[in-house]
Molecule: RNase P RNA; transfer RNA
Organism: Syntrophomonadaceae bacterium
RNA sequence: CGAGUAAGCAGGGCAGCUGCGGAAAGCAGGCCGAAAGGUGCUUUUCGAGGAAAGUCCGAGCUCCAUAGGGCAGGGUGCUGGGUAACGCCCAGUGAGGGUGACCUUAAGGCUAGUGCCACAGAAACAAACCGCCAGGUAUUUCUAAUACCAGGUAAGGGUGCAACGGUGCGGUAAGAGCGCACCAGGGACCGGGAGACCGGUUCGCUAGGUAAACCCCACCCGGAGCAAGACCAAAUAGGAGGGGGAUGAGGUAGCCCGCCGACUCCUCGGGUUAGGUCGCUGGAGAUACCAGGCAACUGGUAUCCAAGAUAGAUGGCUGCUGCUUACCGGCUAUAUGAACUAUGACCGGGAAGAACAGAACUCGGCUUAUUAGCUUGCUCGGUUC
RNA sequence: GGAGCUGUGGUGUAGUUGGUUAACAUAUCGGCCUGUCAAGCCGAAGACCGCGGGUUCGAGUCCCGUCAGCUCCG
Repeated sequence: CGAGUAAGCAGGGCAGCUGCGGAAAGCAGGCCGAAAGGUGCUUUUCGAGGAAAGUCCGAGCUCCAUAGGGCAGGGUGCUGGGUAACGCCCAGUGAGGGUGACCUUAAGGCUAGUGCCACAGAAACAAACCGCCAGGUAUUUCUAAUACCAGGUAAGGGUGCAACGGUGCGGUAAGAGCGCACCAGGGACCGGGAGACCGGUUCGCUAGGUAAACCCCACCCGGAGCAAGACCAAAUAGGAGGGGGAUGAGGUAGCCCGCCGACUCCUCGGGUUAGGUCGCUGGAGAUACCAGGCAACUGGUAUCCAAGAUAGAUGGCUGCUGCUUACCGGCUAUAUGAACUAUGACCGGGAAGAACAGAACUCGGCUUAUUAGCUUGCUCGGUUC
Repeated sequence: GGAGCUGUGGUGUAGUUGGUUAACAUAUCGGCCUGUCAAGCCGAAGACCGCGGGUUCGAGUCCCGUCAGCUCCG
């Protein structure tokens, strides 16, 4: 200098004018409303994000039994840890990829069962098509060959993604873990580790793949969602007719059990508003420091309070300035002692650029979108000294 | 807030337990026919199945993630 890899930062700042929403205080006592409440003016103060997004997971909170039992259904799936919890995060193990830094990983079980494996091939799971081989019979061209019979054989050929561990030597009628050596896997034992697992010894033990096929095993999951849910409220009728119901309506949002225990369904007629208040933001909270831990994270101390709308606010303009980019000009430095040449740290000038997107009960994650970039560690390659 | 469906040549659709080279109609292009055009007949080209990964011998089909569009309920 080039290429790459991992982690992190940041998502401009200040001021003025003006607009909008919330809160507090003051003024005004008018208007709307049945009421609760809302509305006006002034001052002060607060007012989007790293993803507020997708709603993909997990929780808090609320109601239904205090969330109970069984079946069905769904989810997760190496080990240990973190956490309120998780399918998230951290640290490791195995496997795979990369020259490397490093990255990826749904990674329990096809010695529980069942299914599937196109085409090709004899055969896709316990296989004899071709081939090889000793035996018997027959024939002949008779140290042998051919045909047939009943067998042995997975060494060779061929097919295929895949053919019953692989290579070699011995052995054999031909063959075969039949024996041996090495390699791959498995079982048992020993040692190490908290564990996944790793190392060693030994036993010839070796019957395909597929569970992101059904399924089996282990663990987890009750349902609904802030339009949850609670309270207040004028007028029109605590309306009319019919049906069911303590011999159990209805609820428990799949079914059964169990539990709760008095209303409920249909038709007709009428009324009224997106009524108001709470839930609604102080919380698994933010920042800083210290301590423990490899880390995720946890504990302690101090300080701080930072939107809360309900048709939905957080906008616009101006000035100064920070950053980045390319351009113009200047000067110095470096390789190099000097010159030439090259690059351009620094200074000045005027110009341009800044994305993705926006709270709606609240948190923890994941994923996706995204500008100009910047910082640090590490790896590989090239050049020069 | 909750639930579901779809994505395949230019367009509209098939593709069913995963299997060889993804099918059909229409549009497009070329030729024939006709005095010419249309219709008709013959032929050709055109999709790597929204995107990115994975499982598998093999993926449009199975799994995961994601993007876009549409529909339904309160």